[in-house]
Context: one part of a larger RNA
Molecule: small-subunit ribosomal RNA, central domain
Organism: uncultured bacterium
RNA sequence: UUGGGCGUAAAGGGUGCGCAGGCUGCAUAGGUAGUCUGAUGUAAAAUGUCUCGGCUUAACCGAGGCCUGCCAUUGGAAACUGCUAUGCUAGAGUACAGGAGGGGGAGUUGGAAUUCCAGGUGUAGGGGUGAAAUCUGUAGAUAUAUGGAGGAACACCAGUGGCGAAGGCGACUUUCUGGUCUGUGACUGACACUGAGGCUCGAAAGCGUGGGGAGCAAACAGGAUUAGAUACCCUGGUAGUCCACGCCGUAAACGAUGAGUGUUAAGUGUAGGAGGGUUUCCCCCCUUCAGGGCGGAGUUAACGCCAAUAAGCACUCCGCCUGGGGAGUACGGCCGCAAGGCUGAAACUC
Repeated sequence: UUGGGCGUAAAGGGUGCGCAGGCUGCAUAGGUAGUCUGAUGUAAAAUGUCUCGGCUUAACCGAGGCCUGCCAUUGGAAACUGCUAUGCUAGAGUACAGGAGGGGGAGUUGGAAUUCCAGGUGUAGGGGUGAAAUCUGUAGAUAUAUGGAGGAACACCAGUGGCGAAGGCGACUUUCUGGUCUGUGACUGACACUGAGGCUCGAAAGCGUGGGGAGCAAACAGGAUUAGAUACCCUGGUAGUCCACGCCGUAAACGAUGAGUGUUAAGUGUAGGAGGGUUUCCCCCCUUCAGGGCGGAGUUAACGCCAAUAAGCACUCCGCCUGGGGAGUACGGCCGCAAGGCUGAAACUC
């Protein structure tokens, strides 16, 4: 490779955009490349197989039939695929009218709290722990009230709630901007789906240059604990955490579940719309769309978990798996300032 698989056994790419490729709605007509079919040509013999025969049988040998397709030429069919032409509106997109939202970028502003500073009140402790000590305080601390500085984060609201492709996003306000939902069914008329390579984004940590630095805090120092204590606990504390620009490109980047389309019982909360009924309004009831949960049939080795948000039933496209260790290592290549990343074996061993 075939086959079988990928929630938890090995296995879904971290995420999107997208060239090539694959795949692709409904209808009519045409031609006939694929497809189906007729005829002709084409197969050396032996071998193979079936039947009959010859050596006493068999092996062996002889005769006849089959192996009649591929391919080529030529004639035909037109359902399906492809092609050409014309059309349609259910997919997709656009328009218009509304809606919700911590979606993103930039700027302004705010209050609580910690720390520090200044002077005031005030006096002997404070802090910390299982208990202590290091530490801090009569050079006036802790406490208390006032004023000021500065940085970072935004209590309550807050919710199996919202938004975003993912990473992720939470004080207020202004501005720029992306996506999405509903209704109308006005416009285009298959423009769709997926997507190897490629490109984009991508937590934290880390790196470069320049700022900033309140709190926290790797490293480090000291005090404890202990047999020891390079730890857990305590007192300090530097990178870092923050900002700008540039890199890095990895995570249990998880729903451990790729994307899209169709389809398959009900019921019940929840958040956003639309329509209808009732009603002064609110409330309430019904229908429907799109999100987020619970739960049957079904599925599964089981769990359980999934169950219209499928892990059910199907189709299209991509990625990935093939015993454990060696090993996500070595070598080579590409990328990176470095750290390292991506690609990725074998010997040997069980």